[in-house]
Molecule: small-subunit ribosomal RNA
Organism: uncultured prokaryote
RNA sequence: AACGAACGCUGGCGGCGUGCUUAAUACAUGCAAGUCGUACGAGAAAGUCCGGCUUCGGUUGGACGAGUAAAGUGGCGAACGGGUGAGUAACACGUGGAUAAUCUACCCUUAUGUCUGGGAUAAUUCUCUGAAAGGAGUUGUAAUACCGGAUAACACAUCAUGAAGGCAUCUUCGUGAGGUCAAAGUCGGGGCAACCUGGCGCGUAGGGAUGAGUCCGCGCUCCAUUAGCUUGUUGGUGGGGUAAUGGCCUACCAAGGCUGCGAUGGAUAGCCGGCCUGAGAGGGCGAUCGGCCACACUGGGACUGAGAUACGGCCCAGACUCCUACGGGAGGCAGCAGUAGGGAAUAUUGCGCAAUGGACGCAAGUCUGACGCAGCAACGCCGCGUGGGUGAUGAAGCUUUUCGGAGUGUAAAACCCUGUCAGUGGGGAAGAACCGUGCGGGAAGUAACUGUCCCGCACCUGACGGUACCCACAGAGGAAGUCCCGGCUAACUCCGUGCCAGCAGCCGCGGUAAUACGGGGGGGACAAGCGUUGUUCGGAUUUACUGGGCGUAAAGGGCGUGUAGGCGGACCUAUAAGUCGAAUGUGAAAUCUUGGGGCUCAACUGCCAGCCUGCAUCCGAUACUGUGGGCCUUGAGUACGGGAGAGGAGAGCGGAAUUCCAGGUGUAGCGGUGGAAUGCGUAGAUAUCUGGAGGAACACCAGUAGCGAAGGCGACUUUCUGGCACAAUACUGACGCUGAGGCGCGAAGGCUAGGGGAGCAAACAGGAUUAGAUACCCUGGUAGUCCUAGCAGUAAACGAUGGAUACUAGCUGUCGGGGGUGUCGAUUCCCUCGGUGGCGCAGCUAACGCAUUAAGUAUCCCGCCUGGGGAGUACGGUCGCAAGGCUGAAACUCAAAGGAAUUGACGGGGGCCCGCACAAGCGGUGGAUUAUGUGGUUUAAUUCGAAGCAACGCGAAGAACCUUACCUGGAUUUGACAUGCUUGAGAUCGCCGAUGAAAGUCGGCUUUCCCUUCGGGGGCCGGUAUACAGGUGCUGCAUGGCUGUCGUCAGCUCGUGCCGUGAGGUGUUGGGUUAAGUCCCGCAACGAGCGCAACCCUUGUCCAUAUUUGCCAUCAGGUAAUGCUGGGAACUAUAUGGAGACUGCCGGUGACAAGCUGGAGGAAGGUGGGGACGACGUCAAGUCAUCAUGGCCCUUACAUCCAGGGCUACACACGUAAUACAAUGGUCGGUACAGAGGGUCGCAAGACCGCGAGGUGGAGCCAAUCCCCAAAACCGGCCUCAGUUCAGAUUGGAGUCUGCAACUCGACUCCAUGAAGGCGGAAUCGCUAGUAAUCGCGGAUCAGCAAGCAGCGGUGAAUACGUUCCCGGGGAUUGUACACACCGCCCGUCAAGCCAUGGAAGUUGGGAGCACCCGAAGUCGUUUGCCUAACCGCAAGGAAGGCGGCGCCUAAGGUGAGACCAGCGACUAGGGCU
Repeated sequence: AACGAACGCUGGCGGCGUGCUUAAUACAUGCAAGUCGUACGAGAAAGUCCGGCUUCGGUUGGACGAGUAAAGUGGCGAACGGGUGAGUAACACGUGGAUAAUCUACCCUUAUGUCUGGGAUAAUUCUCUGAAAGGAGUUGUAAUACCGGAUAACACAUCAUGAAGGCAUCUUCGUGAGGUCAAAGUCGGGGCAACCUGGCGCGUAGGGAUGAGUCCGCGCUCCAUUAGCUUGUUGGUGGGGUAAUGGCCUACCAAGGCUGCGAUGGAUAGCCGGCCUGAGAGGGCGAUCGGCCACACUGGGACUGAGAUACGGCCCAGACUCCUACGGGAGGCAGCAGUAGGGAAUAUUGCGCAAUGGACGCAAGUCUGACGCAGCAACGCCGCGUGGGUGAUGAAGCUUUUCGGAGUGUAAAACCCUGUCAGUGGGGAAGAACCGUGCGGGAAGUAACUGUCCCGCACCUGACGGUACCCACAGAGGAAGUCCCGGCUAACUCCGUGCCAGCAGCCGCGGUAAUACGGGGGGGACAAGCGUUGUUCGGAUUUACUGGGCGUAAAGGGCGUGUAGGCGGACCUAUAAGUCGAAUGUGAAAUCUUGGGGCUCAACUGCCAGCCUGCAUCCGAUACUGUGGGCCUUGAGUACGGGAGAGGAGAGCGGAAUUCCAGGUGUAGCGGUGGAAUGCGUAGAUAUCUGGAGGAACACCAGUAGCGAAGGCGACUUUCUGGCACAAUACUGACGCUGAGGCGCGAAGGCUAGGGGAGCAAACAGGAUUAGAUACCCUGGUAGUCCUAGCAGUAAACGAUGGAUACUAGCUGUCGGGGGUGUCGAUUCCCUCGGUGGCGCAGCUAACGCAUUAAGUAUCCCGCCUGGGGAGUACGGUCGCAAGGCUGAAACUCAAAGGAAUUGACGGGGGCCCGCACAAGCGGUGGAUUAUGUGGUUUAAUUCGAAGCAACGCGAAGAACCUUACCUGGAUUUGACAUGCUUGAGAUCGCCGAUGAAAGUCGGCUUUCCCUUCGGGGGCCGGUAUACAGGUGCUGCAUGGCUGUCGUCAGCUCGUGCCGUGAGGUGUUGGGUUAAGUCCCGCAACGAGCGCAACCCUUGUCCAUAUUUGCCAUCAGGUAAUGCUGGGAACUAUAUGGAGACUGCCGGUGACAAGCUGGAGGAAGGUGGGGACGACGUCAAGUCAUCAUGGCCCUUACAUCCAGGGCUACACACGUAAUACAAUGGUCGGUACAGAGGGUCGCAAGACCGCGAGGUGGAGCCAAUCCCCAAAACCGGCCUCAGUUCAGAUUGGAGUCUGCAACUCGACUCCAUGAAGGCGGAAUCGCUAGUAAUCGCGGAUCAGCAAGCAGCGGUGAAUACGUUCCCGGGGAUUGUACACACCGCCCGUCAAGCCAUGGAAGUUGGGAGCACCCGAAGUCGUUUGCCUAACCGCAAGGAAGGCGGCGCCUAAGGUGAGACCAGCGACUAGGGCU
């Protein structure tokens, strides 16, 4: 795009079309083929009228009805028209021819004729018979029925003969002879009649037209898992038969005929014009319309006829239905309607012959379910309408919203109009011309008229239908839906739902913000329709003729040889088959295209033209192809010459090695492995020496060397033998290439038979390994491996690349042959032919790659492919001894499977390099007790979050109340808090009382704010109503912000250029170097950005400046003592600014580099130490409970206030810490030395009290001023290895401090108590120098509370060979079937469900063939039986015919054996999906 459609929702009108695609299933009922009285005979009735008779009931005769109806003889028709598509793969159909091999009623035309006789028969009557259908006999009659005779030819047949032509048989035109065959009348007109004349008929003959038969060329579906078929078969002769050719039939003779260019068989199917689609070529289809064929319940058969083997005829058989008196009969909708059934599905038992057409008829006319119309159906195409105009910064409603608005939307309303369709009323066609009748005129013919024929005028004829069309009337009144809105694909939002319900053509949507589900609003498309389903073509160059491919995506046969076939070198010539051109015929009409007409337009339908791409005939052309002839040598081949080679087959022969046997020497092991064991060995192994046996394989040479078609071929000698390259000549003269089938060869393994058997070695055994180990490893070991003769016929049989020929840059290696230059020669160099490799240009390729050995450019031939799985399976066939090979599907299932390359990620891949990563060390954790966090458990609640590293002394820099979010109870509801509006009052504040656990509730007292332009305003308080407040409620997977982590790892990118079809690459890789993508060099890259580094802070040295609260060297004063004082500005310090370090210098090294290494100088040396600083990104990492925020949820509660409780629980488990287990210690006494901080709601000195925590008291200090401040260490004493003078948990008692308040639940002190614990399993953590370890100090939070956190200083080590390994990371490389990226992907069994399929004992059905039996009807043949009007005959009888009998053939039926196809099938096998 289309449809003979169906289904869902919807539905106003008209026109034109179309309408059982299924059951060629069965059919009730009606109709669908009759007509002619001008062919013929016979001939009613009802009824009406008249008459007779009458018992008035009727009856009888006549006339009309009426020569009518019905029936019959005869003629023509019934073979057309109409239906259907079962069968048919065929001369059925299409197309073009042939008929010299034929027929043709009716029709037209020409010629001629139509004479004379005869006998029957239906109807009818009567009789009999039967249920019926019907039948038998009798009587009797006619014809255009039937028969005889005449006449006859230009007819037919035979013979003889002539001419012309052709196509083999032959055809045409003549001549002659003798032979054969015909008829029918009827209706008019004239006439007395004879006769004349007309119409319609009839006969013979010729021609035409139409229709039909037969034959031929070409075209015409699928299967080769159908490869051979055929006996009337193929041909001939004689005969028969037909309209006609012919094995069409028959007898005889011969043995042929068809087939790979697809016979035979099977399946399917009516064919065509055309229809649908497509740019076309094609593909699909064969409804309606038209041509042809076939069929008419199924099968068979003939008759009649011009024509049938006959839809509405006959006979027979069968199935079915109906009637029956059971004896017999009747029937055939695939005609039009209609019924049942089947089905998703397909209409009225209508009107009419008015038109067109047909049959009959002289005609009028009759018949006509052909046809014309109407009815039903949106089934299709086409047309029309459902209103038009104006109408708002835009009503209402609805939807949405950021609450401002926006949309629906000029849409509506309203106002002004119009009047299609439908409705009502009125008017009203065309389709009609015939025929006929009347009138008028003419023509032929006739002696003439009528009649016949022709023309004109008038009248008459309409199913549709009062329809089309026209007019008027009223009134916007009666007339819009369907699908879609994620992308493809035009059209977006809200709500509901929450992987549910559902959607879906493909991709895919839906798991709480769904443009994808359902609904609403809005929008889009089409529109009386719109969607869905089905089917066909297209897109699909996805079967490729146009127009594809085969190295790796599916696809080159394992290799050769060669048959058929296909293709084929140069020149000349002939021909004209192919090819090209012209002409002619045909290619039906319709369809299609163009033009121009008719319906108001269109659909539809006339007309003209084109087209119909084809076929045939004929004429011409001759380049190319073909064919015939001739000639040539370049393709191909042959001969001669020397040559290389693991080419093949046979025979022989050699040495090394293994094993075995014998002997000698010799002794305890050997062997084997990652390590072992099994095994061998004291009966003497292994080792070693000598001799022997036997089998197999041939080290070095050996080489991307050679040979062969491939498989393949390797010691040496010899015999036979195939192929190849080269050189120079000679010869043949296209002899060539490819190659379906065929034939041959064909590794390893396997099989058969016979040998052989050293080593090796499937199976097997044992030992190990392992979770297991039917394996890898080890010890043994049989087939086999070897030979002979056969079979087998497959491989990743690979270059994954068929063969041949030609052409298209080069460079280089190597093997074989030849030539040249040169040389004494070797060598070397150059050229050339053939082979074999590497690299590379053009070109090709999806890329990888190929590239004169093509995967380039072309030609020829063969083989093969067409998504993955199922499956190289099943079935069948064939080959094989078997194993198995070759050929080779389908159902079902998936939305992919696959190739090449790219970027990542990964690897129990390789290489390079880092890091407290390992190693080397030091100290810990894991064991104990306690603290703290978490899990779990418990609980009214134990609020919430954090979850490997990167949650767990984390949020929490500090839960007794508060905090607090949790629980229980008591209260409040515009609220504890914000804003707006309205109203009131006076300040608010403060104080007191009652009640209560408090919150709260109730009451009393006191008080007069700020600004002012004097109007008022602001602030505060109370009340009311409403907007709203409020939420630590949910979603960190809706978010912002902030943070963790890889990781302070060295990376991550961009612009331009270049490369690539592209993803992408290059840069950023490489060589060095660095802590570093740090730097240098190189380079199709050149630059740049974010990171690194530096800049910043701090610390280490120096300088300058400044000098108080800090400092005190010098000077002076003073004290018990002290920078205490004057003073000083040196030092320290403080805090500002500078300097300094940059591989700057030197040596070595490196590439003349970057740099590295050593050194000098220096406070510091190669980043001096430390900090802040964290690229692109990753983890849907963390946080809605810091804050902010979308959406959702609660609103007398999930909000708010209060009291008490809980977050502090405790069989248990884990993390992080503290303290220890002691002597490097503990304890007592004594003596020192910091830094950084903090302090007015504060730090607090000296003094006093207390054992102590602390208290009293308060100098000083808003701080370089005063205060808070060390401990390890050092010196000395005691303890002496113990659960201790270690350790300090726990518990009892007594206190201190903070605070409304220490019970749940604080810290500290004193006295007493004195637990576990004796250095910690598997495992695991930190640290590389002022670091680890160890020691204390201050700070934040904070009323109080630190063993935590974050800081500070004191003392102060050990070790690093090194990068194999573990972990993490970086760069390059490699493999990948991974990309959610190895925590990936994924295989097979088993278990379960479902699905289709194969096998299967058997069983059921089907079509076809074969053999035999039986054999209806019937044609044909035959016939001794019977019968018979026409002719012959005087008769008898004959001729002829019929019936009957017999024979051949034969449908249906029966029997039998087999083959084929299909269904079912217990059980079974594999496969697919989940």